[in-house]
RNA sequence: CUUUGCUCAGAGCAAACCACGGGAAACCGCGGGACGCAGAGUUACGGGGCUAAAACCGGUCGAAAGAGCGGUCAUGUCAGCCGGGCCGCCAGG
Numbered sequence: 001c002u003u004u005g006c007u008c009a010g011a012g013c014a015a016a017c018c019a020c021g022g023g024a025a026a027c028c029g030c031g032g033g034a035c036g037c038a039g040a041g042u043u044a045c046g047g048g049g050c051u052a053a054a055a056c057c058g059g060u061c062g063a064a065a066g067a068g069c070g071g072u073c074a075u076g077u078c079a080g081c082c083g084g085g086c087c088g089c090c091a092g093g
Base pairs, nucleotide, nucleotide: 002093003092004091005090012037013036017032018031020029021028022027035080041086042085043084045083046082047081048078049077050076055072056071057070058069060067061066
């Protein structure tokens, strides 16, 4: 330098669920808790998933203001869905 994660060491992270807090929600933070993870470190760049507050459209009610219902949509969210970028531990070949 490259490749592999079979083996070694010391560590690390923490799904579901529960409590509290934030948020319209998806989801996030924090504490508990461990299903798992060799990048389960980081980054929404490409693809993909989730949500739909606002906006727009439709019809319903209403004298109107407006109300609630259905649909579309990311500017919201997910890095523990896949790929890419950046950074990194140990060991074997």
c-di-GMP-I riboswitch aptamer from a Desulfuromonadales bacterium, 93 nucleotides, folded computationally. Rfam family: c-di-GMP-I riboswitch aptamer. Gene Ontology term of the family: cyclic-di-GMP binding. Its mean pLDDT, the model's own confidence on a scale to 100, is 89.